RNA sequence: GCCGGCGUAGCUCAACUGGCAGAGCAGCGCUCUUGUAAAGCGAAGGUUGCAGGUUCGAUUCCUGUCGCCGGCG
Numbered sequence: 001g002c003c004g005g006c007g008u009a010g011c012u013c014a015a016c017u018g019g020c021a022g023a024g025c026a027g028c029g030c031u032c033u034u035g036u037a038a039a040g041c042g043a044a045g046g047u048u049g050c051a052g053g054u055u056c057g058a059u060u061c062c063u064g065u066c067g068c069c070g071g072c073g
Stems, first nucleotide, its partner, number of pairs: 001072007010025004019056001028042004049065005
């Protein structure tokens, strides 16, 4: 230099053929306990790497760009 994959909550990952962005864990609150842990219940947490484009509507499609991983030279 060329090609491919990945980037979504603090972490690990989902999200079908474009149609309300979710789960588990962690953290927080409550119940339970003499107290802690465990268990149960609840609430909260998001610029979907970034910038544009297409569309009534984009995590999803297109372009550019950044980072990580792999392959080729």

The prediction has a mean pLDDT of 81.
A computed fold for a 73-nucleotide RNA from Oceanicella actignis, annotated as transfer RNA.
Its Rfam family is "tRNA".